[in-house]
RNA sequence: GAUGAACGCUGGCAGUGUGCCUAAUACAUGCAUGUCGAGCGAAGUGAGCAAUCACUUAGCGGCAAAUGGGUGAGUAACACGUACUUAAUCUACCUUAUAGACUGGAAUAACUGUGAGAAAUUGCAGAUAAUGCCGGAUAUGAUUUUGGAUCGCAUGAUUCAAUUUUGAAAGGGGCGCUUGCCUCGCUGUAAGAUGAGAGUGCGGCGCAUUAGUUUGUUGGUGAGGUAAAAGCUCACCAAGACUAUGAUGCGUAGCCGAGCUGAGAGGCUAAACGGCCACAUUGGGACUGAGAUACGGCCCAAACUUCUACGGAAGGCAGCAGUAGGGAAUUUUCCACAAUGAACGAAAGUUUGAUGGAGCAACACUGCGUGCAGGAUGAAGGUCUUCGGAUUGUAAACUGCUGUUGUAAAGGAAGAAAAGUUAUGAUAGGAAAUGAUCGUAAUUUGACGGUACUUUGCCAGAAAGUGACGGCAAACUAUGUGCCAGCAGCCGCGGUAAUACAUAGGUCACAAGCGUUAUCCGGAAUUAUUGGGCGUAAAGAGUUCGUAGGCGGUUUAUUAAGUUUAAGGUUAAAUACUGGGGCUCAACCCCAGCUCGCUUUAAAAACUGGUAGACUAGAGUAAUUGAGAGGUCAGUGGAACUCCUAGUGGAGCGGUGGAAUGCGUAGAUAUUAGGAAGAACACCAUUGUGGCGAAGGCGACUGACUGGCGAUUUACUGACGCUGAGGAACGAAAGCGUGGGGAGCAAAUAGGAUUAGAUACCCUAGUAGUCCACGCUGUAAACGAUGAUCAUUAGGUGUUGGGGGAACCUCAGUACCACAGCUAACGCGUUAAAUGAUCCGCCUGGGUAGUAUGCUCGCAAGAGUGAAACUUAAAGGAAUUGACGGGGACCCGCACAAGCGGUGGAGCAUGUGGUUUAAUUUGAAGAUACGCGAAGAACCUCACCUACACUUGACAUCUUCCGCAAACCAGUAGAGAUACAUGGGGAGGCUAACGGAAUGACAGAUGGUGCAUGGUUGUCGUCAGCUCGUGUCGUGAGAUGUUUGGUUAAGUCCAGCAACGAGCGAAACCCCUAUCCACAGUUACUAACAUUUAGUUGAGAACUCUGUGGAGACUGCCUGGGUAACCAGGAGGAAGGUGGGGAUGACGUCAAAUCAUCAUGCCUCUUACGUGUAGGGCAACACACGUGCUACAAUGGCGAGUAUAAAAUGAAGCAAUAUGGCAACAUGGAGCAAAUCACCAAAACUCGUCUCAGUUCGGAUUGAAGUCUGCAACUCGACUUCAUGAAGUCGGAAUCGCUAGUAAUCGUAGGUCAGCUAUACUACGGUGAAUACGUUCUCGGGUCUUGUACACACCGCCCGUCACACCAUGGAAGUCGGUAAUACCCAAAGAAGGAUUGUUAACUACGGAGGCAACUUUUUAAGGUAGGAUUGAUGACUGGGGUG
Repeated sequence: GAUGAACGCUGGCAGUGUGCCUAAUACAUGCAUGUCGAGCGAAGUGAGCAAUCACUUAGCGGCAAAUGGGUGAGUAACACGUACUUAAUCUACCUUAUAGACUGGAAUAACUGUGAGAAAUUGCAGAUAAUGCCGGAUAUGAUUUUGGAUCGCAUGAUUCAAUUUUGAAAGGGGCGCUUGCCUCGCUGUAAGAUGAGAGUGCGGCGCAUUAGUUUGUUGGUGAGGUAAAAGCUCACCAAGACUAUGAUGCGUAGCCGAGCUGAGAGGCUAAACGGCCACAUUGGGACUGAGAUACGGCCCAAACUUCUACGGAAGGCAGCAGUAGGGAAUUUUCCACAAUGAACGAAAGUUUGAUGGAGCAACACUGCGUGCAGGAUGAAGGUCUUCGGAUUGUAAACUGCUGUUGUAAAGGAAGAAAAGUUAUGAUAGGAAAUGAUCGUAAUUUGACGGUACUUUGCCAGAAAGUGACGGCAAACUAUGUGCCAGCAGCCGCGGUAAUACAUAGGUCACAAGCGUUAUCCGGAAUUAUUGGGCGUAAAGAGUUCGUAGGCGGUUUAUUAAGUUUAAGGUUAAAUACUGGGGCUCAACCCCAGCUCGCUUUAAAAACUGGUAGACUAGAGUAAUUGAGAGGUCAGUGGAACUCCUAGUGGAGCGGUGGAAUGCGUAGAUAUUAGGAAGAACACCAUUGUGGCGAAGGCGACUGACUGGCGAUUUACUGACGCUGAGGAACGAAAGCGUGGGGAGCAAAUAGGAUUAGAUACCCUAGUAGUCCACGCUGUAAACGAUGAUCAUUAGGUGUUGGGGGAACCUCAGUACCACAGCUAACGCGUUAAAUGAUCCGCCUGGGUAGUAUGCUCGCAAGAGUGAAACUUAAAGGAAUUGACGGGGACCCGCACAAGCGGUGGAGCAUGUGGUUUAAUUUGAAGAUACGCGAAGAACCUCACCUACACUUGACAUCUUCCGCAAACCAGUAGAGAUACAUGGGGAGGCUAACGGAAUGACAGAUGGUGCAUGGUUGUCGUCAGCUCGUGUCGUGAGAUGUUUGGUUAAGUCCAGCAACGAGCGAAACCCCUAUCCACAGUUACUAACAUUUAGUUGAGAACUCUGUGGAGACUGCCUGGGUAACCAGGAGGAAGGUGGGGAUGACGUCAAAUCAUCAUGCCUCUUACGUGUAGGGCAACACACGUGCUACAAUGGCGAGUAUAAAAUGAAGCAAUAUGGCAACAUGGAGCAAAUCACCAAAACUCGUCUCAGUUCGGAUUGAAGUCUGCAACUCGACUUCAUGAAGUCGGAAUCGCUAGUAAUCGUAGGUCAGCUAUACUACGGUGAAUACGUUCUCGGGUCUUGUACACACCGCCCGUCACACCAUGGAAGUCGGUAAUACCCAAAGAAGGAUUGUUAACUACGGAGGCAACUUUUUAAGGUAGGAUUGAUGACUGGGGUG
């Protein structure tokens, strides 16, 4: 785009078309084929007094009924289409021409009478007519035979003469009138027209898992038969005929003009209209006839239905309507013969479910309408909202206009219409009249239909939906839902912010329709003729030979099959196209033109083909020569292994990662000598990307036989060529058969190991086999994953074998690199995967499956050929970037190693899990949670629990009202919040800003979502990376830069380079620290001077120190190495190679953490999930884990003595001196908002004592008494004193930190804080080590490279069994059918034959002929029997397959 469509929702009108696609299922009822009285007899009705006239009709007779109408079952066929033939034929009615129509006869229906039967129907007797039937005559025509002539295309055709046979209705009507005229019929012949029959070429379906078929079959002779050729039929003879160019069989199907689609070539279809064919319940058969093997005729058989008096009868909608049934689905039991056509008729006319019309159906096409113009406050309502508004939307309302359509009325028998009848005229002929032909006038006829159309009135009144809105693909928001409900053509959407579901608003598209489903073509170059491919995506047979076939070198002549040109015929009509015309337009209709192809004739001769001839460039033969693991057979050889014999010898051997099994004192292994056997051929052999072969393949040496190849030069043949469906031969390994052989090796097997297991890898043994001969098998990643042949198209390098006077050239191979070109890329590239030519094979998404089944081959194993159902949106190729690897290379890090000290064991502290609980609030979860949020839970904090209270609220804003009752103090009740007409008190406000009350908007939430978010943070990681612009390369993803060689802590720098530059990171800049200088000296400092108990004071400005600003370090200098960057060493220097620390954290990863810091979208709660109060809980305790503290002691504990530090902090504070207390602490308060005062005391160290013990170690636990903070220390604080004195004697597997002022060890301070659980955290200083060979290994990271079936990225992907559910399918003892044949039995009707019997109007030479019936033969439908073939359904059980 299309449809004979159906379904869903919706639906105003008109015109024109279309309408059982399924059950060729069954059919009630009505109708669809009659007509002629001018062929005939008869009967009846009407009119008339009658003669007679008019009309009707059952029967006889004629014509028609073979047309028209329906359907598509069958048919793969000369059925259809097209072209031709019929010299092999027929043709009623019609036309033309011609000749005729003479003479006789016998019946019969209707009717009458009488019977049978339920009926349908029918018997007998009698009578009668014809255009019914039957004789005779006539013949120019036809026919038979004979003879002649002419012609042609073989058979033959035409014509002349003779011969044989053969026909009719004096009918009907009209006129005239007396034997005429006209007309309709009739007969013969010749032609025409129309229709039909037959034959032939070509054309159009599938399956080869259908390969052989055929016996009247193929042909001949003769006979029969037909309208007519012919095995059409029969007898005899011959053995043919068809087939790979697809016979036969099976399946499917009416064919065509045409229709749909497509640019075309094609593909699909076969409704309507038209042509042909076939069929008429199923099967068979003939009759009549011009024509039928006959839809509304006949006979027979079968099934079904109906009637029946059971004896018998009747029927055939695939005609028009209609019914049932089937189905997703397809109409009225309508009107009319007015028109067109058909039958009959002389005609009027009759009949016609053909046809013309109407009805039903949006089924299709076309047209029209559902209004038009104005109209902003941009109304209301709806929807959304950032709450401002936006949108629906000029849309509506409202105002004006129009009236298509509608409705009402009027007109309209208009057009469609020609024909008939009556009257009359003319023409030709005729004696005239009828008649024939051509006019004129009048008149008659309409189903549709009071319809089309026209006019007038009236009202915007009666007339819009459907689908979609994630992408493809035009059109977006809200709400609901929450992987549910659902959507979906493909991709896919839905798990609480869904433009994808549902609803609404809006929008888009089409519109009386719109969507869906089904089917066909297109897009699809996705079967490729036009117009594809086969190295790796599907696809080159394992290889060669070769049949048919296809294709084929140069040249001459000829031919004309192909080819080209011209003309003729045909190509029905309709359709399509072009141009006109008619319905108001269009659809629709009419007119004209155009027309593939086929065929006939003529011409041309270039090309292809045919025929005849020639040539040598292709191909081949001979000669000379060469290389080679080419093949087959026979023989020979040495080394090695094993075995046997003998000697020597004496304990192991062997084997492995390590072992064991095994062998060995019965003497192994080892070694020496001899022998046997089988298999394979070291060195040669720098063995090779060498050679040979068609491929498989071929490797010691010698001989015999033998195939192929290369080169060179002449001679010869003369296209002999290439490819190759079927076919044939060869064909690794394994395997099979028979017979040998068997050393080594070695499936199976056994044992030993390994292992969780180990039916494996390793070891010890070991059988088939491996070897030979003869057969079979016929497959491999049989690979160059690349069919064969020929030609053309730059080169270079190596190598093998030839030739050439040869620094090179050339021929034939074999490899590599590379131009052009090709390729999706990879790559190929004169050995093509380039460019051309020829031929063969093969492919068409993945799976099922190289499976099933059938067939062929095979001894078997199996091989060849080779599907489908079902399932699926991918499977696949090449390349790219990552990630990964028990891949590779390089490098780094307290990563390992080397060391030091810990953890893991004990007690306690603290955090977590678990458990418990009314609650034990909550978050954090490998590294990157667990002394973490929490820099401090007794109340508060607080989020949890229990109980009691409040509800515009504890807090904010707004609105209204009230006004002397505020806060506060005291009292009473209560656990308290709170309450109180208790007593004081008196602020602020009065502009209500203060207090109270009320109302609702709202407040409030540590309620949820960190997977809606912002911000902040952890980690990889202070790892060296991450990117960009321009350029270049690539079809592209991308690459290059950023790789490479060095170097560095570093993508740091250098060199090179199709790259050149740049950015974020690194480094540097910043802070602290180490040295010096300058300036400044108070609260710091004190060398000199003076002074003091005391830097206390004067003084000083040197030192220390503080503050500020500078200097210094840059590989700057030297030596060596290096192109350089840089490295090693050295000097100087306080410091040396980033001097030591800190801050600083690229692109990104982990949906990492946090909604409980804060902010925030959405959701939820709103007398509660909010707010307040009291008490409790976060502190529980069988247990498990993390992080710590204290220890286990002598490098120590205790006692005494004594020197020195840094950095912090202090007003609701630090607090000195002093006094009291054993002590915690208390009293009291100088000084200090701090370089001034205070905290403040360091631990170390020295001396003494203890003497190795559960201790003078260790301090848990517990008792008692206290101190302090605080409303308050019970749950649940810290500290002090006295007493008590647990575990623990250095810690299993495992594991952590640290590279120098570091580890270890020692104490000090601060934050939070009333107090404290701090042993934590953050800082500070004191004392102060050991070790690093090195990068194999562990962990993590970086760069390059490689493989990949991974990309959620190895915590990936993914294979098979098993279990369960469902689906389709193969096998299967069988069972039930279908189809087409074969053989036999029975055999209806009919036809043809036979001969006998019976019977008989026409003719008769009276003998008969002819007819009819019975009988019989042949053929044969249906039926029966039988064994097979083929196909389908089903089947316990069973096999695999698919999906989940």